[in-house]
Predicted 3D model of a 74-nucleotide RNA (transfer RNA) from Octopus bimaculoides. It matches the Rfam family "tRNA". By type it is a transfer RNA. Rfam links the family to the GO term triplet codon-amino acid adaptor activity.
RNA sequence: GUCCCAAUAGCUCAGAGGUUUAGAGCACUGGUCUCGUAAAUCAGCGGUCGUGAGUUCGAAUCUCACUUGGGGCA
Numbered sequence: 001g002u003c004c005c006a007a008u009a010g011c012u013c014a015g016a017g018g019u020u021u022a023g024a025g026c027a028c029u030g031g032u033c034u035c036g037u038a039a040a041u042c043a044g045c046g047g048u049c050g051u052g053a054g055u056u057c058g059a060a061u062c063u064c065a066c067u068u069g070g071g072g073c074a
Stems, first nucleotide, its partner, number of pairs: 001073007010026004018057001028044005050066005
């Protein structure tokens, strides 16, 4: 230089154009339980879906550019 892949909650990930307000596990906070802690269980908190633009009645989802990370080739 060129090609491919990825970017969604603190972490690991799901979500193939509408159906609900973007979800799960872990973590965190609180309650119950316990003499106390842990475990268990119930509830809660947490996201401008990497950035910008485009397509569409409608975009986390499709397209383009950029950024960051990973990989192949030279």